[in-house]
RNA sequence: UUAAAUAAAGGGCAAACUCGUUGAAAAGCGGGGACGCAAAGCUAAGGUGUCUAACUGGAUUCAACAAAUGACAGGCCGGCUGCAUCA
Repeated sequence: UUAAAUAAAGGGCAAACUCGUUGAAAAGCGGGGACGCAAAGCUAAGGUGUCUAACUGGAUUCAACAAAUGACAGGCCGGCUGCAUCA
């Protein structure tokens, strides 16, 4: 230095639920709250998957339905970066 594994300490993140707020929704953000997480840090313009359906089509009107340009990195596989170091 690399790979695998892992003790201790100090810390970190924060599911469900809930309050406020933004949004058409999915969901995001902030407060509370902890199920869990060693990458639960970043990447959705790496691949795959999932959710939503405003706009558009359906359509002359209404609805089913289709559809991402909207989301999810705490679905999976990758890519990038990274704290501590007993044995």

Predicted 3D model of an 87-nucleotide RNA (c-di-GMP-I riboswitch aptamer).